[in-house]
RNA sequence: CCGUAGAGGUUGAUCCUGGCUCAGGAUGAGCGCUGGCGGCGUGCCUAACACAUGCAAGUCGAGCGGGAAUCAGAUGAUUGAAACUUCGGUAGAUAGAUUCUGAGGAGAGCGGCGGACGGGUGAGUAACGCGUAGGCAACCUGCCCCAUUCACAGGGAUAGCCACUGGAAACGGUGAUUAAAACCUGAUGACACCGAGGAUUCACGUGUAACUUCGGUCAAAGAUUUAUCGGAAUGGGAUGGGCCUGCGUCUGAUUAGAUAGUUGGUGAGGUAACGGCCCACCAAGUCAACGAUCAGUAGCCGACCUGAGAGGGUGAUCGGCCACAUUGGAACUGAGACACGGUCCAAACUCCUACGGGAGGCAGCAGUGGGGAAUAUUGCACAAUGGGGGAAACCCUGAUGCAGCAACGCCGCGUGAAGGAUGAAGGUCUUCGGAUUGUAAACUUCUGUCCUAGGGGAAGAUAAUGACGGUACCCUUGGAGGAAGCCCCGGCUAACUACGUGCCAGCAGCCGCGGUAAUACGUAGGGGGCAAGCGUUAUCCGGAAUUAUUGGGCGUAAAGAGUGCGUAGGUGGUUACCUAAGCAGGGGGUGAAAGGCACUGGCUUAACCAAUGUCAGCCCCCUGAACUGGGCUACUUGAGUGCAGGAGAGGAAAGUGGAAUUCCUAGUGUAGCGGUGAAAUGCGUAGAUAUUAGGAGGAACACCAGUGGCGAAGGCGACUUUCUGGACUGUUACUGACACUGAGGCACGAAAGUGUGGGGAACAAACAGGAUUAGAUACCCUGGUAGUCCACACCGUAAACGAUGAGCACUAGGUGUCGGGUGGUCAGACCAUUCUGUGCCGGGAGUUAACACAAUAAGUAAUCCACCUGGGGAGUACGGCCGCAAGGUUGAAACUCAAAGGAAUUGACGGGGGCCCGCACAAGCAGUGGAGUAUGUGGUUUAAUUCGAAGCUACGCGGAAAACCUUACCAGGUCUUGACAUCUAACUAACGAAUCAGAGAUGAAUUAGGUGCCCUUCGGGGAAAGUUAAGACAGGUGGUGCAUGGUUGUCGUCAGCUCGUGUCGUGAGAUGUUGGGUUAAGUCCCGCAACGAGCGCAACCCUUGUUGUCAGUUGCUACGAAAGAGCACUCUGGCAAGACUGCCGUUGACAAAACGGAGGAAGGUGGGGAUGACGUCAAAUCAUCAUGCCCUUUAUGACCUGGGCCACACACGUACUACAAUAGCGGUAAACAAAGAGCAGCGACACUGUGAAGUGAAGCAAAUCUCUAAAAGCCGUCUCAGUUCAGACUGCAGGCUGCAACUCGCCUGCACGAAGUCGGAAUUGCUAGUAAUCGUGGAUCAGCAUGCCACGGUGAAUACGUAACCGGGCCUUGUACACACCGCCCGUCA
Repeated sequence: CCGUAGAGGUUGAUCCUGGCUCAGGAUGAGCGCUGGCGGCGUGCCUAACACAUGCAAGUCGAGCGGGAAUCAGAUGAUUGAAACUUCGGUAGAUAGAUUCUGAGGAGAGCGGCGGACGGGUGAGUAACGCGUAGGCAACCUGCCCCAUUCACAGGGAUAGCCACUGGAAACGGUGAUUAAAACCUGAUGACACCGAGGAUUCACGUGUAACUUCGGUCAAAGAUUUAUCGGAAUGGGAUGGGCCUGCGUCUGAUUAGAUAGUUGGUGAGGUAACGGCCCACCAAGUCAACGAUCAGUAGCCGACCUGAGAGGGUGAUCGGCCACAUUGGAACUGAGACACGGUCCAAACUCCUACGGGAGGCAGCAGUGGGGAAUAUUGCACAAUGGGGGAAACCCUGAUGCAGCAACGCCGCGUGAAGGAUGAAGGUCUUCGGAUUGUAAACUUCUGUCCUAGGGGAAGAUAAUGACGGUACCCUUGGAGGAAGCCCCGGCUAACUACGUGCCAGCAGCCGCGGUAAUACGUAGGGGGCAAGCGUUAUCCGGAAUUAUUGGGCGUAAAGAGUGCGUAGGUGGUUACCUAAGCAGGGGGUGAAAGGCACUGGCUUAACCAAUGUCAGCCCCCUGAACUGGGCUACUUGAGUGCAGGAGAGGAAAGUGGAAUUCCUAGUGUAGCGGUGAAAUGCGUAGAUAUUAGGAGGAACACCAGUGGCGAAGGCGACUUUCUGGACUGUUACUGACACUGAGGCACGAAAGUGUGGGGAACAAACAGGAUUAGAUACCCUGGUAGUCCACACCGUAAACGAUGAGCACUAGGUGUCGGGUGGUCAGACCAUUCUGUGCCGGGAGUUAACACAAUAAGUAAUCCACCUGGGGAGUACGGCCGCAAGGUUGAAACUCAAAGGAAUUGACGGGGGCCCGCACAAGCAGUGGAGUAUGUGGUUUAAUUCGAAGCUACGCGGAAAACCUUACCAGGUCUUGACAUCUAACUAACGAAUCAGAGAUGAAUUAGGUGCCCUUCGGGGAAAGUUAAGACAGGUGGUGCAUGGUUGUCGUCAGCUCGUGUCGUGAGAUGUUGGGUUAAGUCCCGCAACGAGCGCAACCCUUGUUGUCAGUUGCUACGAAAGAGCACUCUGGCAAGACUGCCGUUGACAAAACGGAGGAAGGUGGGGAUGACGUCAAAUCAUCAUGCCCUUUAUGACCUGGGCCACACACGUACUACAAUAGCGGUAAACAAAGAGCAGCGACACUGUGAAGUGAAGCAAAUCUCUAAAAGCCGUCUCAGUUCAGACUGCAGGCUGCAACUCGCCUGCACGAAGUCGGAAUUGCUAGUAAUCGUGGAUCAGCAUGCCACGGUGAAUACGUAACCGGGCCUUGUACACACCGCCCGUCA
C1' cells in the first nucleotide's frame, strides 16, 4: 500500500455433517425480440473437407549472345499524279517492296541474386517440442561492417537461334553454329588448412593458445557514361542458426516390468559439428514404484479470464518458438530447405486426352460447394511502413495501408430542455368517497448533439508522389422535426393489483406454483431493472475451507488396515570443532517487445495510442554460522545387554484323573415313560422309565472364578512332566543413538467351509415325523446326517469393536485391585511411599455438532503410516492377482434423486414399565336384542316421495305439532320492474260491497257507499297511500360450512394449559409444572435455580335442607258456622345466623392431611344446578340469521289448484304396551302431592247421553275462580290357562276440531281378539331420595304425543377389590412416526 460478504433448500422445530442451487465476472460466441449515430478493435472454434476463376515472387541489358514491334536515314524493285503530247508516249510527283546503317527495346534463353523471408494453419507431437538458466576447448553463417592482401596466362563447350523430325498434347529427338562475371586447366599465394617436431603458458578434462622449424594443398571476373560498382583469399565483428545439459511441463497402475543398436567400449565411416548417427568386433549392460513401458488427450510460451491471495481454467486476435503444406517417402540445389505457390517416386482424388499419355494441389488474399447453432468483399492502392531485385530510374509485393459487411465486443453521444393543475380526456383499480397513470400530455418559451442542404477544407510528405477522400474538422441554412426497446415483479431478489383459466393450459435456476377467490400460468393496468440493447443457452473461474500448502477430517455423520515383524522412505537425544547444501544479508546477470500496475501526455472526452518507472523465477559472486543437513569428536538420560528375583488359563508335546451323559451285560421291579401352553409323533409287557453292580467309548473340565491374570491380535481355564516366548521389579556392570514409524513384503489370524486319513459320547445345519396356524418350507416337540474332536494341508474373512493406528512428552485429583520393591514395626496384620498393569468417579480445566471423552484422552504439541470426499446404482460389472472349490482382494461407469445421514428436542404412539382416577370392570337392580305397535334412518319405489344430520359426538335429531297452509318437492294453470324495498315522472284520496266466467290464481263489466291529515297569499303545496310508464334494480330454502362471522357438539367439569423475570443449553428447548407426601382437583404441605403471575380447580351466583328476625293477603288459625279478630302455627319472601377439619384423640415429618369422636338440622366440596381453560376433530350448520365469491333474471324468482313429504319385499336405532297372581277385574275413602297453565282462554254447579260429548252458564287476567280428578293404597274376586292375561288388526255405530278428516287427524261405544308364556350372539343405564315403579302439568297447538321439557308420590339391592377390558391424567423408556400406528415401510404381481 492492497485486501477476504452471503442466501435457499433434509426437520414439527434445532444444531451439525453433507451434497445440490442462486446472486458476481468473463467470452472469437450462438439463438429470440428490438435497433439512431460515431470512434477503436474483432470476425470458420465445425470438414488439416473438396475447390471453379482472378491475383499472392520476382528482378537485373551497368554479366552474355541474340534481338520482335516501332522510328529515323540511305537504297530504291515496283507504282505511275499534275502537266505536255505526234495519242505511240514524255514526265516524274506520290506511295513504296528489298537491302544497309542507327535508334528502340517486347518475348524467350544462358548467367547472378532472391523464390529457406513475408503470408497461412495447428493435423501431428507428452518431446530438449516449449519455458527458464547455462554450455560448445564439438560448430556453421549469403547479403552487411572493419582490416590485410590479390586479380597473371590460356582452353574447350553449351542453351538460345537455324535445319530436319516425333507427339493430340505435355514435352521432346538429331545435326550444324555461338557468348559470358557459365565451365575448365596452369601460375602465384599466406597470420588459411593438413602432417611431423621443439620448448613455454593456460585449462576440470579429451586438450588448447601464442612462438618456432620443415613438408604438402587451395583463388579470382569483369562492367563502364571514369564517378564508381563488382570479384578472390584470410582474420575479426554483427546478425541468424545448429548441437548439448540442469530444472519445470496433462491423465490413467483395471498399463509393472521395458529394452538387442538396446547400454557401454575399441576401431573405421559419416556430418558444419559431438554422439550407436551408421557399421564391424567385444562386454552385459541401461531405464523403472522419485512411476519406466503402454494407453488416452494435447502445439508450447509471453499472456488472457477469474480469485483477497495461494490457486483454478484458457492458449482467438498481437508477439516469440515449434510443427505442417492432399497422404506417405526421398534426396538435389544452395550460406541456409530435405523446400506451401521447386524436383523425383508411390497412393487417393479431380481434370484433359486422338486412349498411346499427360496436368493439378487455396492450412496465401478474395471467392464457391459442403459441414454447421455460427463467422465478412471474387473491393481500392503501393500514397505511407517494410520486403526482393537493380548503380539507379524503376519493377514486383492480397505483406501492409485503407475502404465494404456484421450491435460480435469495448467506449462515447443522442432520442430534447425549462415552465405547465382543472391534477383534462382515455385506461386501470375501487370500500363508489376516490386512487393511480401524472408535470406525464395538451399548451407556452427555447436549444440544435446526431440529422438536412450549401460552402470551405487538412495533418498524414523533409523536394515530387495521397488509395483513404472532398474523409476528419470548421462555417452557414432548416426544423422537435427522423431516432426505445428488452427482461422481470412468490422467496432467494429491486418491483402488485384486476380479469381469464381450474392439477387443464402452462411455468420452473433451487424450493416449488396450478384441483373456482393464483401477487408463481395467460392478458391488461401499474411498478422495478438495464438500455441500443435486453434476455436466454453454452463454457470457465468465483462463491466451494466442496481435494483444505495457505485452509478439512476419520468413537456415533463418509473415513483407523484384524494383528504383528520388518525393507525402502520420512522423522530423530546431549556436546565441541569444521563445512556452507538448505537458510539469511549484499551485489551482479537475465527476466525480448507488447500486456498488467503507477504517473504523465496525444486524439473535443473515453475506449484507443504514446513516454517514463516497476516483476516472480533462474543463474553467478561475496559474506554470516543461530537452526536443519554433511564430516569428525565426546557423553548417557532414549534404546539394548548382563546379573538377582518373584507372578501368570502365554505357546507346543507327552502322560494322568474324577464327575456327568450315552451305550452294552447282569440283577431288582411293573406299566407306563418321555414331552408340552396343551398335546402328539417317539420308547415300553420281546419288560422300558426308575434302581443296583460291572464294563466300553468319546467330548468337555463344575466349585475355585474375581470390571482377576497372560498374550500383538485371534484367543487361552482339570492335574503332572519336558521344551519354549514375552512382560515386570531391583541393581547400575557393559554398548554408546544402535531410535520411532513403516508403502510394498513376510508371518499369525474366531467361527463356518474345503481336501486326505482317523474318531464319533453328546449337541446338531440339511432331512423325516408330530404339533401350532388361514397357510407354517418357522418358532415348540421326537428323531437325525454332515459338522463340532484329532493329524496334516488349504481358506483369510467377522459388529476381527474400545466401531477409537503406532510410539514419545506434558497437563489438579479421589478411590479400588493384580504383581514386585523400599521405609516404619521384633514379626505378622497394618500404615506411608514407589514402579508396571487393570477398573471406577467425575469437581475445576480442555475438547466436542451433541452424546460424550477426560493421565488407559476424543486434551495440549511434534513424527510416521492407513483411510474419507452426497445418496442409490455397488463392494456390483469388466479386467488382473490369489484359491481345489466356496469365494477373497483390487474395484468402476451409464443412469437416477435433492436429498441420504449424525446427535439432541417437543409431541404422538408401543400387544414397554411405574403410579392414579372414572358405573371402566367387578358386586347388584332394571333393561335392550325375541313379539305387536309408534317413531326416526337406510334401502327400494315414485311425477315427487324437498333438504340437512353419518362411529362414539347421525338415526322420538333440525321438526316445541306435514289434512290446506306450513313446503323448500312434483304435475298442471298463470305473471314478468315482478309477491317484497328504494328512486323518477304523471295521475288519483285511501278504503270498500255486490254481478259474471274459471279448479283457483286471475280476468271482464258496472259501480252503491265514502271523501280524511298539515301549511296556505285559497291559486296551490307537502306528508302518507294507490294506479300507470320506463329503467336502475328486486328476488333465489340455487352452489360453496374446504372462502367466512355467529352459534353448537366432542375429548371433558378431565386437571390441566401458559406467561414474565431469572438460571441452564450454541440451539430447538429445559427449569418453574419434576421429586416425597396428600387431595375430587397443578388441592395443599415439604424439598428444590428458581421467584412470581395468568386462564382453568375451588369459592363468590341460583336452588334445596335448619333456625332466628321482619312483613304479611287471596294464605293460615286457637272458634260449631259466618262475620270479625289475630299473625302463635302451616305457608309465602326479604334480611340474617349456621359448617370452618373450628374442637378433642390417634397417625403423619413438629407439615399438609387422613381416621375416629363430640356437638349439631346438616361434617369434611351437605345434595342439585348454572358455570366448560389452551386447544383437537378443514367436526356440524350458507335451510335460524348474517355474509364474500360464483350462478340464475319471461326464471333456479312470484302466484294458484291438486298431489307428495304418510309409498313398502326388507335392514337398523329409539320408545310404548305386554307376556301376567307383588298381576287382572270390580268395589271403596271428604286418603295424601308438587309444579304449572288460563280471555279468540280455563270453564265450576245443574241437566241430557252407556260414553266421547252436548245444552246452558257462575267465577276468574288468578296464593282468591277454573283445569283439579292425583295414581300406586285398601277390600273382594279370579287360580296358572294363550286365560277374566295381552291388546294389535278389522267391522258397525257415533262424537269433536276445522272451508275441508278420501289419500292423511284424535276420541267414544259394541263386536272381532293376532303375535306374545321373559327373549341367541351381543349389549345399555344406574352408587341414594338414586335405580325401579306411579301418576300430574306445560310448550308447540283449530285439531292431533307412546316424543320432548318439567313435577311430585312410593322407594330398594350392591360395591370384596383394581389383575385384565374401555377412556383419561402424571413420570419414565424405545422409535427409521410428525398427515403423528387408520403412521412408516419391504417384497411380489399388474